FMN riboswitch aptamer (RFN element) from Isoptericola dokdonensis DS-3, 132 nucleotides, folded computationally.
NCBI's taxonomy places the organism under Bacteria, Actinomycetota, Actinomycetes, Isoptericola, Isoptericola dokdonensis.
The sequence is in RNAcentral, with records from Rfam and Ribocentre.
Model confidence (mean pLDDT): 78 of 100.

[in-house]
RNA sequence: UCGCGUGCUCUGGGGUCGGUGAAAUUCCGAACCGGCGGUGAAAGUCCGCGACCCGGUCACCUCACGGUGACCGGUUGACCAGGUGGAACUCCUGGACCGACGGUCAAAGUCCGGAUGGGAAGACGCACGCGA
Numbered sequence: 001u002c003g004c005g006u007g008c009u010c011u012g013g014g015g016u017c018g019g020u021g022a023a024a025u026u027c028c029g030a031a032c033c034g035g036c037g038g039u040g041a042a043a044g045u046c047c048g049c050g051a052c053c054c055g056g057u058c059a060c061c062u063c064a065c066g067g068u069g070a071c072c073g074g075u076u077g078a079c080c081a082g083g084u085g086g087a088a089c090u091c092c093u094g095g096a097c098c099g100a101c102g103g104u105c106a107a108a109g110u111c112c113g114g115a116u117g118g119g120a121a122g123a124c125g126c127a128c129g130c131g132a
Stems, first nucleotide, its partner, number of pairs: 001132008009123003016030004031110002033099002035049004044097002053074009079095005101113003
């Protein structure tokens, strides 16, 4: 110096204007956002993973309902056309589409809440160990 491992730390999206209305950041018109890894070349729409939701096992708490944690399983949305190219459902042009649960004076990807949570993973961060 490089690689690997362990621990710690840090990081981990988005509503503005107008309209209708008694009431809407929820409807209508326009606006805005896109977790992580992969890929012959850069992806919300491909492949896989995470999150949300459902269930199981074990441990602990509870008289019980149920709760918390670890592990395991299930479910889980949406794209086409043309162009360039050796190669693109990833780039460029055009037109589309999708977005958990609970709440709400009225229906939510964007507001409020569980959540000062969890999280795939990432770091050009720190420490320790191992190897070259």